[in-house]
RNA sequence: CUCCGACAAUGGCAAACCCAGGGCGACCUGGGGACGCAAAGCCACGGGCCUCACCGAGGCAGCCGGGUUUCCGAA
Numbered sequence: 001c002u003c004c005g006a007c008a009a010u011g012g013c014a015a016a017c018c019c020a021g022g023g024c025g026a027c028c029u030g031g032g033g034a035c036g037c038a039a040a041g042c043c044a045c046g047g048g049c050c051u052c053a054c055c056g057a058g059g060c061a062g063c064c065g066g067g068u069u070u071c072c073g074a075a
């Protein structure tokens, strides 16, 4: 350095749901809250699913794959 992921350690993130706000909507932002997560950090490149003022535009990265960055160090 790469692979790997432990009844290790420091921590981290935050589902459903509730409140406030934004949006036609999927959904998003903030607060609360924890189902879970070794990338549940980031990217819409491919597949998939979802929405619409639909032939185009948008959303989901916690659906799968891929790219990229990163803490720790048992077997």
Base pairs, nucleotide, nucleotide: 004073005072012037013036017032018031019030020029021028022027035062041068042067043066045065046064047063048060049059050058051057052056
This is a predicted structure of a 75-nucleotide RNA (c-di-GMP-I riboswitch aptamer) from a Deltaproteobacteria bacterium. Of the family's consensus pairs, 94% are formed in the model. Lineage of the source: Bacteria > Pseudomonadati > Myxococcota > Myxococcia.